[in-house]
RNA sequence: GCGGGCAUAGCACAAUGGAUAGUGCACCGGUCUCCGAAGCCGGUGAUCUGGGUUCGAUUCCCAGUGCCCGUACCA
Numbered sequence: 001g002c003g004g005g006c007a008u009a010g011c012a013c014a015a016u017g018g019a020u021a022g023u024g025c026a027c028c029g030g031u032c033u034c035c036g037a038a039g040c041c042g043g044u045g046a047u048c049u050g051g052g053u054u055c056g057a058u059u060c061c062c063a064g065u066g067c068c069c070g071u072a073c074c075a
Stems, first nucleotide, its partner, number of pairs: 001071007010025004018055001027043005048064005
């Protein structure tokens, strides 16, 4: 260089056109306790960027950026 995959919360993942984007861990508060841990209750927090299609885009299309994997063969 070429081909393929991935990008969603601090971390690991779900949601694959349809209305409040969800789960676990972590974090914060409460409860409990002599104090803590565990448990239980509640809360904060996210769709990589820019365009396009659509009534509607996390989802589909195009370009870019980053990461990962493969390939560099024949004459």
Model confidence (mean pLDDT): 80 of 100. A computed fold for a 75-nucleotide RNA from an Opitutaceae bacterium, annotated as transfer RNA. NCBI's taxonomy places the organism under Bacteria, Pseudomonadati, Verrucomicrobiota, Opitutia, Opitutaceae. RNAcentral holds the sequence, with entries from ENA and MGnify. RNAcentral records the identical sequence in 2 taxa. Its Rfam family is "tRNA". Rfam describes the family as follows. Transfer RNA (tRNA) molecules are approximately 80 nucleotides in length. It is annotated as a transfer RNA. Its family is annotated with triplet codon-amino acid adaptor activity in the Gene Ontology.